[in-house]
RNA sequence: AGAGUUUGAUCCUAGCUCAGGAUGAACGCUGGCGGCGUGUUUAAGGCAUGCAAGUCGAACGACGUGCUCUCGCAAGAGAGUUACGAGUGGCAAACGGGUGAGUAACACAUUGGUAACCUACCUUCAAGACGGGGAUAGCUCGCCGAAAGGCGAAUUAAUACUCGAUGGUAACACGAUAACGUAAGUUAUUGUGUUUAAAGAUUUAUCGCUUGAAGAGGGGCCUAUGUCUGAUUAGCUAGUUGGCGGAGUAAAAGCCCACCAAGGCUAUGAUCAGUAGCAGGCGUGAGAGCGUGACCUGCCUCACUGGGACUGAGACACUGCCCAGACAUCUACGGAUGGCUGCAGUCAAGAAUCUUCCUCAAUGGACGAAAGUCUGAAGGAGCGACGCCGCGUGUAGGAUGAAGGUCUUCGGAUCGUAAACUACUUUUAUAAGGGAAGAAUUUGUGACGGUACCUUAUGAAUAAGAGGUUGCUAACUCUGUGCCAGCAGCAGCGGUAAUACAGAGACCUCAAGCGUUAUCCGGAAUUAUUGGGCGUAAAGCGUCCGCAGGUGGUUUGGUAAGUCAGGGGUUAAAACUUCGCGCUUAACGUGAAGAUUGCUUUUGAAACUGCCAUUCUAGAGUAUGGGAGAGGUAAGCGGAAUUCUAGGUGUAGUCGUAAUAAGCGUUGAUAUCUAGAAGAACACCAAAUGCGAAGGCAGCUUACUGGAACAUUACUGACACUCAUGGACGAAAGCGUGGGGAGCAAACAGGAUUAGAUACCCUGGUAGUCCACGCCGUAAACGUUGUGAACUUGAUGUGGGGGGAUUUAGUCCCCUCCGUAUCGAAGCUAACGCGAUAAGUUCACCGCCUGGGGACUACGGCCGCAAGGCUAAAACUCAAAGGAAUUGACGGGGGCCCGCACAAGCGGUGGAGCAUGUGGCUUAAUUCGAGGCAACGCGAAGAACCUUACCUGGGCUUGAAAUAUAUUUGACCGCCGGUGAAAGCCGGUUUCUCUUCGGAGCAGAUAUACAGGUGCUGCAUGGCUGUCGUCAGCUCGUGCCGUGAGGUGUUCGGUUAAGUCCGGCAACGAGCGCAACCCGUGUCAUUAGUUGCCAGCAGGUAAAGCUGGGCACUCUAGUGAGACUGCCCGUGUUAAGCGGGAGGAAGGCGCGGAUGACGUCAAGUCCGUAUGGCCUUUAUAUCUAGGGCUGCACACGUGCUACAAUGACCGGUAUAAUGGGUCGCAAUACCGCAAGGUGGAGCAAAUCCUCAAAACCGGUCCCAGUUCGGAUUGCAGUCUGCAACUCGACUGCAUGAAGUUGGAAUCGCUAGUAAAGGCGUAUCAGCUACGACGCCUUGAAUACGUUCCCGGGCCUUGUACACACCGCCCGUCACAUCAUGGAAGCUGAUU
Repeated sequence: AGAGUUUGAUCCUAGCUCAGGAUGAACGCUGGCGGCGUGUUUAAGGCAUGCAAGUCGAACGACGUGCUCUCGCAAGAGAGUUACGAGUGGCAAACGGGUGAGUAACACAUUGGUAACCUACCUUCAAGACGGGGAUAGCUCGCCGAAAGGCGAAUUAAUACUCGAUGGUAACACGAUAACGUAAGUUAUUGUGUUUAAAGAUUUAUCGCUUGAAGAGGGGCCUAUGUCUGAUUAGCUAGUUGGCGGAGUAAAAGCCCACCAAGGCUAUGAUCAGUAGCAGGCGUGAGAGCGUGACCUGCCUCACUGGGACUGAGACACUGCCCAGACAUCUACGGAUGGCUGCAGUCAAGAAUCUUCCUCAAUGGACGAAAGUCUGAAGGAGCGACGCCGCGUGUAGGAUGAAGGUCUUCGGAUCGUAAACUACUUUUAUAAGGGAAGAAUUUGUGACGGUACCUUAUGAAUAAGAGGUUGCUAACUCUGUGCCAGCAGCAGCGGUAAUACAGAGACCUCAAGCGUUAUCCGGAAUUAUUGGGCGUAAAGCGUCCGCAGGUGGUUUGGUAAGUCAGGGGUUAAAACUUCGCGCUUAACGUGAAGAUUGCUUUUGAAACUGCCAUUCUAGAGUAUGGGAGAGGUAAGCGGAAUUCUAGGUGUAGUCGUAAUAAGCGUUGAUAUCUAGAAGAACACCAAAUGCGAAGGCAGCUUACUGGAACAUUACUGACACUCAUGGACGAAAGCGUGGGGAGCAAACAGGAUUAGAUACCCUGGUAGUCCACGCCGUAAACGUUGUGAACUUGAUGUGGGGGGAUUUAGUCCCCUCCGUAUCGAAGCUAACGCGAUAAGUUCACCGCCUGGGGACUACGGCCGCAAGGCUAAAACUCAAAGGAAUUGACGGGGGCCCGCACAAGCGGUGGAGCAUGUGGCUUAAUUCGAGGCAACGCGAAGAACCUUACCUGGGCUUGAAAUAUAUUUGACCGCCGGUGAAAGCCGGUUUCUCUUCGGAGCAGAUAUACAGGUGCUGCAUGGCUGUCGUCAGCUCGUGCCGUGAGGUGUUCGGUUAAGUCCGGCAACGAGCGCAACCCGUGUCAUUAGUUGCCAGCAGGUAAAGCUGGGCACUCUAGUGAGACUGCCCGUGUUAAGCGGGAGGAAGGCGCGGAUGACGUCAAGUCCGUAUGGCCUUUAUAUCUAGGGCUGCACACGUGCUACAAUGACCGGUAUAAUGGGUCGCAAUACCGCAAGGUGGAGCAAAUCCUCAAAACCGGUCCCAGUUCGGAUUGCAGUCUGCAACUCGACUGCAUGAAGUUGGAAUCGCUAGUAAAGGCGUAUCAGCUACGACGCCUUGAAUACGUUCCCGGGCCUUGUACACACCGCCCGUCACAUCAUGGAAGCUGAUU
């Protein structure tokens, strides 16, 4: 000294929480010793028992007992007595000890006063003490009563009581003089009169007694100041305030009484209500403060509750008295007794607080002459880790880094020199021996205590825990658990890899303690005096006037209240700080000094503030002048429009809307013309305008009237500013009474819209809107910015006034004051923004704020006719609520742009049958995955067995395959038999190789490590992939801007397919993307000509590059060229580019491919492979047979074939390319209707094989369920394959279903594209292929355009969204919980 927490991130505001210290504490776990402290905070609740105030025989008499002495035989008598008990008397009992109920007060604290007072005991001084008297308790006797106690009679003493005398400087009354005091008065001296004292005891030295004066200490009363909360308590007071006269007191006083007056207190908070003993101090804090009042000290207060007095120096009396009450005890029922808030102790209450201890040895108190007695005051001990302080639980060496625990990457790491072990010590604990000071005093006297302390002995011996380990906050791993159990001070952890739960190990902190809870201060500048704020975060009253209050221009003089300086007094002690001293140290104790910031008193200063006087004119005000204005009030007047009424013309509609309908209209509307009536509002001018305190104010004229600005001189002379309470004004709506009512129009009605439509739209329509008078008193009454004053660079408009210059005049121009606006400097601000009209820099005064909700609410009060307004809480609940700005995302916001996105077209899907995939259903199993686009002819480029992961059954267990070790066998391979569905099991046969003789290789068996898993987790992962999207974006370095998140660059103007390029610019550059480089294709050249080709030459065939020959052409495949807006015109900013043109095979990216930025979707995949963790191990591994993955009321996706004549069928005939081929492709030929078969020339291929269809030509069909369509089914076959039943493909014959162009909806495609036609290949024994991937053939239509749908890009804007619109969020209802009410009924108390 700060930290955590609002957000995706940021700055701010603001609350919550934490780290510190403390306690009369309590609770949990644990607990060795000692010292010093401390201990009912709750029930001022009730108390058993014991003790806590007595003492004096030197005040007194009598009696009894004890003891001593004398007499006596004894009984007994007498005398004495340091003894004991009761009584009279004296003193004490008013102290000491306890408590905090009451008290908001002269109770307390500080400061003064008492000229308004008292004071026993003690000290000092002065004076005195003479003479009498009568009682009474006790004792004795009698009586009453249960007791407590009481009554009567007789008798007795005193330092008890009482009478008389004396007496003063005593008291009282009336005077005189002097001094003092502000004064009422006081003091001193003095005169007269009246009244009042005394006690003795004894050891003969003292103690007592009376009066007076003084002192010390103690007290009473009074004063000033200070002393909690509430205004949702604003008025209180009749003894109340004062006076006169009395009563009363120690004493002033309405303290009390009679009379008189009507006062007294209060916004500087009376009264009322609540709470509370006050202070020194204590805790905390840098301090200012805040909280507190245990222990110790001072004061007050109370003593079962309430009241009262007596005694006394002192009480209205804790262990005195009286009365009343409650409670308790005794009782013979008539009565009587008691008071722990003394010390112990007990019950109760409570989270919680001790021994019914020892002693008067010390200190102190009462009494006494003293010895002494009494003392639960006190001194001590005991109990409690309750607190503070101190000590200990060992010290040194000791590595194989033991065992064991934990972790592990299996190598090791760590607990850890820790232990063991060796050496040493003995504080402490234990035992034994010695043994204090505290005693003051020459002797005697010690509760504590055989204590402290000292010495000796034994032996590491007797002694460590608690909390924590996600961040704040020091300290980390494993296991278990699986939003469960639980944790948590706040944020928050836990949903299968939890450093946050629980356990363990390790570690951290403190330590005889450690944590938790409660409370206080701090941090919190979070009530801000020191030291905060109010435009938007909480916060400026709607506005003005204005009393009190606060503040106040200038000159001079005075004063000294504030202020400043010095001195005196006080500020108790303890506590605190510093320096010493004493207990072994410390805590603790003790000495000295400081401090005690305050109050009071005195001396001085005179600048500032105040006060008294005085001066001035700069503030303020008044007069004068000419102007401006929707300023206000009243009266009058005007035209346009609207509606209505009457009349004319005129006929079928009109009105209204996005579109309708309702409405109006043939009883004549709408339209149009004329006339009249009514009410309300004032077009243009007119705005950056003007005026007003604000609300607000608009046709014109008149009257009355308020204010401001400017100019000019003159006057007054601080007259000013602000303003709690108060007063006035105060939009709209609303209320009351009476008018008025054209238009508009809440409510209401009808029609639409809609799922509904108590709305938006339409037609009507009443209050109201208007006027007069009276209420209401609120608005986003906003500039969300209180009023006044001063100061601080500028620029540009505009309204009003004045001045200057200029001009014939006017315009223009300059200066200045006031107002109203915009932009901006400095500065301020969290930022936005404000910026002479401040939110800048200052002053004065007022109002207001202190987390969000509850709540502009409840209750109470005031106001109001009402509606309602003003004032204004709490319980409970949350950890946020909020401001400004940033980046994104989103918007049925805006701008620009793109895409087969729409539009324009062509062809489909959705209807049928079939194929295929999926869902669902079914099943022993129908293995698994994929799920909007971006799953669904997807993984699967091919499930009859295998595949295969699924099911049923049968087997096997180091295993089907791998590695290693050990032992063992000798072969292995192969062959045979039995059993079996097979796998397997059982059995038989044959029987090793090499060698350096150690062994090695190979194979089998046994055993151990281990294998295996298409088991789980794609939300633990790698890799790969999809998607936005081939969209044009995504970033960085440096610089600059911003407190910061961030921005700039990347925005802007053009342009592009493109963040493509150009220009500009606080940016300059760069990277990943774009483009290009790569492949194919299109043209040409060149090189090379076999298997390709054939123009020319020759040969030759039925025909054919068939042959010689050739490489010109085609073609093949290498290398090059070519295209770059290069050229021209126009346009554009002289740019980038764009439009057109030429040339060219190709023209503006030529066309197609490959290529996929930063990232998004916890997208997909653990079943391709890899891989962490978990699970399994005679099974979830593995082998095997059969079955299933093909199952079928149904739904969806993707396709094929069709529905026919642009066609079907029959016949004839022409033209490709990509590819594939030796476990292969297969020709000619022959057989079969065909699938196919027989057979095998050629070909490891530019050589051989495989090689089209639609098209075209000719014919039949004639619009029909057909010569369309081919499903389905039957029969007969072919091929592959161990095997076609479940479950293959194909062929032939027969059969001949639905279907006649497809609802809502929806898909693809912009040119060699769509559409149509066939061909090839991979997988593959065969095939479900109508799929996928490719190839060629034929070959279109359309695009005006960007309003709309979808997706995307850039800029901008709003946002309360950030899991980001599939967001956020409001209210009811249901359920649960909490807080606060109501409530039938029940119960107690009171009245």
This is a predicted structure of a 1391-nucleotide RNA (small-subunit ribosomal RNA) from a Candidatus Magasanikiibacteriota bacterium. The coordinates come from a structure-prediction model, not an experiment, and the mean pLDDT is 84. Rfam family: Bacterial small subunit ribosomal RNA. The source organism's lineage runs through Bacteria, Bacteria candidate phyla and Candidatus Magasanikiibacteriota.